């Protein structure tokens, strides 16, 4: 230096003007006047949780200051906190986990390790081409030296199949396949039930064919031999007979081929049912929960006429439209949940690490139709993917670039 890999940070700056939301603050203006839930302050009482009380807000405006979206705020896929219903035990159904330890509130996640697969590379294990080069040997050209093809052998450098190791890192739904079912795509004959496509062996009282060789018989032909027959060799040719041979049927074997990831082996798949061992109650902030208008309706209480009933004019009981004043649901509507948290950073200490502990130090959005913006002017490396809605811990997806740490290989120098 080069490459591969981990893990981590940042995510357009500045300025100057307009807005928007929350929070403080003003002896500010407005609003006819007040009330609770709740908010802040601050008193009283209690061991302590609480319970009573004060001021101020709980409209709205101006000014001033301070704060103001993400690493994914996303998808809603796991795990939790929270609130509210449900809840003798057990037990089955449903769902979900999964090697072995750890770690958390808690996990399908994170840490480590083992196993398996992937990984730059490397490797005389083994094959192929090719390029140099050395030699045999042939053919040709040459007078020679030498040269140009051909086949063979051995060297040496590279490249590449193929099998072997294998770094840093990476991926793994990594319990069970003699408990049962179910499933093995293409290919191939056959895919767990067996099967026979080719080939080999084996058998056969089939069925076709006949090359051979061989024996015998009969003819022909030759040659030996003999006067000749006879006999003896040789050749051809029919015919019969066994032995065969070939090709095909049939019958068993499973030996080898060849398909295929696997070809019968206690295959293979459990991310198909399944079977073991553990875990799970539902529903979700529009949860929940407090205050609480107007209008209508409801309870209770008091009035309640020259009314209505009771033989009913008095008196008594009892009804009653309507008034009046109170209660309570519940709706609009406001509050609260709600953002100070399994929080952030710094430092020591335990642990290989996830993480834990123990000081120290900061407060970092809180809307509720829903803010977090637009303009302008400047540098630049020209700005991706993106928008909080109850909170958290995590996976997973998206993302323009751009800097940090670490770790392996391999080359170069000292």
């Nucleotide at each position: 230096g080069a490459a591969g890999c981990u893990g981590g940070c940042c995510a357009g700056g500045c300025a100057g003007c307009c807005g928007c939301u929350g929070c403080g603050c003003g002896a500010c203006g407005g609003g006819a006047a007040a009330a609770a839930a709740c908010c802040a302050g601050u008193g009283g009482u209690u061991a302590a949780c609480g319970c009573c009380g004060c001021u101020g807000g709980g409209c709205c405006g101006c000014g001033c200051g301070c704060a103001g979206a993400g690493g994914a705020a996303a998808g809603u896929c796991c795990g939790g906190g929270c609130u509210c219903c449900g809840c003798a035990g057990g037990g089955u159904a449903c769902g979900g986990u999964a090697g072995c330890g750890g770690g958390u509130a808690a996990c399908a996640c994170c840490c480590g390790u083992c196993c398996g697969c992937c990984g730059a590379g490397g490797u005389u294990g083994u094959g192929g081409g090719u390029u140099c080069u050395u030699u045999g040997c042939c053919c040709c050209c040459g007078a020679a030296a030498g040269g140009c093809g051909g086949c063979g052998a051995g060297g040496a450098g590279g490249c590449u199949g193929c099998g072997c190791c294998g770094a840093a890192g990476g991926c793994g739904a990594g319990g069970a396949a003699c408990a049962g079912g179910g499933c093995c795509a293409c290919a191939g004959a056959g895919a767990c039930g067996a099967g026979u496509c080719c080939u080999g062996a084996c058998g056969u009282a089939c069925c076709g064919a006949u090359c051979g060789a061989g024996c015998g018989c009969g003819c022909g032909c030759c040659g030996c031999u003999u006067u000749a027959c006879c006999g003896c060799g040789g050749u051809g040719u029919c015919c019969a007979c066994a032995c065969g041979u070939c090709g095909g049927g049939c019958g068993g074997c499973a030996g080898g081929g060849g398909u295929g990831a696997a070809a019968c082996g206690c295959g293979g798949c459990a991310a198909c049912c399944u079977c073991u061992a553990c875990c799970g109650g539902g529903a979700g902030c529009a949860a929940c929960a407090c205050c609480a208008a107007a209008u209508a309706g409801g309870c209770g209480a008091g009035c309640g006429a020259u009314g209505a009933c009771g033989c009913g004019a008095c008196c008594c009981g009892c009804c009653g439209a309507g008034c009046u004043c109170g209660c309570g649901g519940g709706u609009a509507g406001g509050u609260g949940g709600c953002u100070a948290g399994a929080g952030g950073c710094c430092u020591g200490a335990a642990g290989c690490g996830a993480u834990u502990c123990a000081g120290g130090u900061c407060c970092c959005a809180g809307a509720g139709g829903a803010a977090u913006g637009g303009c302008u002017g400047u540098c630049c490396a020209c700005g991706a993917c993106a928008g909080a809605a109850c909170c958290c811990g995590g996976c997973u997806u998206a993302u323009c670039g751009g800097c940090c740490u670490g770790c392996u290989u391999c080359g170069c120098a000292c």